[in-house]
Context: one part of a larger RNA
RNA sequence: UCCAGCGAGUUAAUUUUCAAGGCAAGGUUAAGUCAUGUGACGGAGCCACAGUGAAAGCGAGCCUGAAUAGGGCGAAUUAGUCUUGAGGAUUAGACCCGAAACCGGGUGACCUAACCAUGGGCAGGCUGAAGCUACUGUAACAGGUAGUGAAGGGCCGAACCGUAGAGCGCAGCAAAGCUCCCGGAUGACCUGUGGUUAGCGGUGAAAUGCCAAUCGAACUCGGAGAUAGCUGGUUCUCCUCGAAAUAGCUUUAGGGCUAGCGUCGCGUAAUUCGUACAUGGGGGUAGAGCUCUGUAAAGGACUGGGGCUGGCAACGGUACCCACCCUUAACAAACUACGAAUACUAUUUGUGUAAUCGCGGCAGUUAGAACGUCGGGGCUAAGCUCGGCGCUCGAAAGGGAAACAGCCCAGACCAUCGUCUAAGGUCCCUAAAUUUACACUCAGUGGGAAACAAGGUGAGAUUUCUUAAACAGCGAGGAUGUUGGCUUAGAAGCAGCCAUUCAUUUAAAGAGUGCGUAACAGCUCACUCGUCAAGAGAUUUUGCGUGGAAAAUGUAACGGGGCUAAAGUGUAAUACCGAAGACAUGGAUUUGCAGUUUACUGCAAGUGGUAGAGGAGCGUUCCUAUCUGCGGUGAAGCAGCACUGGAAAGUGUUGUGGAGCGUUAGGAAGUGAGAAUGCUGGA
Numbered sequence: 001u002c003c004a005g006c007g008a009g010u011u012a013a014u015u016u017u018c019a020a021g022g023c024a025a026g027g028u029u030a031a032g033u034c035a036u037g038u039g040a041c042g043g044a045g046c047c048a049c050a051g052u053g054a055a056a057g058c059g060a061g062c063c064u065g066a067a068u069a070g071g072g073c074g075a076a077u078u079a080g081u082c083u084u085g086a087g088g089a090u091u092a093g094a095c096c097c098g099a100a101a102c103c104g105g106g107u108g109a110c111c112u113a114a115c116c117a118u119g120g121g122c123a124g125g126c127u128g129a130a131g132c133u134a135c136u137g138u139a140a141c142a143g144g145u146a147g148u149g150a151a152g153g154g155c156c157g158a159a160c161c162g163u164a165g166a167g168c169g170c171a172g173c174a175a176a177g178c179u180c181c182c183g184g185a186u187g188a189c190c191u192g193u194g195g196u197u198a199g200c201g202g203u204g205a206a207a208u209g210c211c212a213a214u215c216g217a218a219c220u221c222g223g224a225g226a227u228a229g230c231u232g233g234u235u236c237u238c239c240u241c242g243a244a245a246u247a248g249c250u251u252u253a254g255g256g257c258u259a260g261c262g263u264c265g266c267g268u269a270a271u272u273c274g275u276a277c278a279u280g281g282g283g284g285u286a287g288a289g290c291u292c293u294g295u296a297a298a299g300g301a302c303u304g305g306g307g308c309u310g311g312c313a314a315c316g317g318u319a320c321c322c323a324c325c326c327u328u329a330a331c332a333a334a335c336u337a338c339g340a341a342u343a344c345u346a347u348u349u350g351u352g353u354a355a356u357c358g359c360g361g362c363a364g365u366u367a368g369a370a371c372g373u374c375g376g377g378g379c380u381a382a383g384c385u386c387g388g389c390g391c392u393c394g395a396a397a398g399g400g401a402a403a404c405a406g407c408c409c410a411g412a413c414c415a416u417c418g419u420c421u422a423a424g425g426u427c428c429c430u431a432a433a434u435u436u437a438c439a440c441u442c443a444g445u446g447g448g449a450a451a452c453a454a455g456g457u458g459a460g461a462u463u464u465c466u467u468a469a470a471c472a473g474c475g476a477g478g479a480u481g482u483u484g485g486c487u488u489a490g491a492a493g494c495a496g497c498c499a500u501u502c503a504u505u506u507a508a509a510g511a512g513u514g515c516g517u518a519a520c521a522g523c524u525c526a527c528u529c530g531u532c533a534a535g536a537g538a539u540u541u542u543g544c545g546u547g548g549a550a551a552a553u554g555u556a557a558c559g560g561g562g563c564u565a566a567a568g569u570g571u572a573a574u575a576c577c578g579a580a581g582a583c584a585u586g587g588a589u590u591u592g593c594a595g596u597u598u599a600c601u602g603c604a605a606g607u608g609g610u611a612g613a614g615g616a617g618c619g620u621u622c623c624u625a626u627c628u629g630c631g632g633u634g635a636a637g638c639a640g641c642a643c644u645g646g647a648a649a650g651u652g653u654u655g656u657g658g659a660g661c662g663u664u665a666g667g668a669a670g671u672g673a674g675a676a677u678g679c680u681g682g683a
Stems, first nucleotide, its partner, number of pairs: 001683006011092013026047003032041003051058002061073004095233002098230001102223006113197009122187001124156003127152001131148006160184003165180004199215001201211003208217001236617006246259005260365002262362006272355001273352004278347004287338001288336002293332003297328004303323004307318004368393002371390007398409003413587004418583003424577003427561003433574001435573006446563001452547002456544010473531005479504003484498003510525001514523002588607009618672001620669006627662001629661002637656008
């Protein structure tokens, strides 16, 4: 991992609702007794027939209250009760498995910790304390030298004890080992045997260490099926309907209770409800506005106050400050002299239909998500977060978006080699136009991106010049007073400053547009003439393009090929393709209505679905009856094949097997397996 078997809403009591049945203003017995296959007795008790009050109590009324008031609960309007079944609840282990733990009684010191008693062990080598002896030395001691001697938690190093480092081992040789290397090795040493200390405890040269591979409290049995708002699992089929991820409260936030939303039953029929038009309402949002509350810009007028200042004062001055006034022009969620659209609501009418509402049984949900839109938070960040409205997913398959829960189209009862469409598409991959008309784009833009930049190119608007010859080019001129004045070392058109930047000659020529010089010089422009010949320039709006544009395995920013009077973009048009949509034909089924032969026919509307509610069935085991059923002429079981039914399933036949088994009608359950790191066995 696979296979087979086993494996989870049960039972009892009480209670509530529904259904069926019995009796009915009544219904019914319990314990028990007698009989004895299920019968009879037993009326204690319980529920109902009257309520109300805390109660005494009173009573169609009662309570409150001083009340004959008002108010609350009742009567007036009689249906209950018992049994069985089904759905729920409560109490019990209460659908099943699962803790870590807590408590009680015992068992453990053959492991290990400490201690007690009694035994055992430590090759060999080194060092050479005290003491003693001899000699020396001293007044005597002290001291010195040599020897002797043998001490030591002494030294080196086997056995023995240990394990600091490394390698191997890691499903091992081993649930702690092997190899190398290393520490102690006469001691607080090591060790045999026997004994003592026990879990709210012992022992501990102390690590929360050790107490039998178990230790922040051993093991074992019991309380015990502890408890688990947590995780996992929970077994056949079909049909009808079909949610929620919200609010309030919660030692509450991944749990509950009530409401909301679902389902089933009963009732109600009130134009109840949805929706459309019309009419009538209240509002203070969007917008707008600046009167108020605040914020804030520019200009003006002068009025008042303050400061400073002149003056003895009167009275002035003020390039200072504030307020008021006028004009122009703004901002606001907590501003409003204004003010929509929607929404909400009332009434009438139309329309859809039971969608609405009430009571009762049963739920599930209370982790939501993206998208569009209106807002708050954030950075007008987030596949961010929090609200309102809507939609889809959740619980929705199909077509489109290459692929893609939440986007676009559209809601799958079943069948059909039938038809028409939606979104989206029609060169090939790939179903359908290499369709039509007119434009644009040359960038493969299309097929990723901003500020900004640019004689890319199309369409428009305004305006200037132009056969009295424009624009561009070419041939010429571009002068004089004068080097204007000032300044300056110099300043001559051209460092800088000033100016009635003037005047003259002219076709025209600035007291000079740029380059240049130290300053001049020189080149050039404005301006003018000639030549040429028909449009030329400026500003602005807009369509499509260009640059801006750098990333990590490999083209890789159209799904690909490939595409340029497109297969790109814009406007317009026709045809076609395209879905489980619609239609057609046949079938199944639900609900309603009608008819009737009461299970059929017709009509209408339906039949996606998680949690969940409701309904109808299939199959397994056993029991009662039945078929006066089947069976060695072959039961069950097992295996193959064929057939039937809408499913669970059923029937027949062949083989195997070798003794039991079924139909129908009821009843009762140890009643259905794929999952629980399920349990047992096997491979």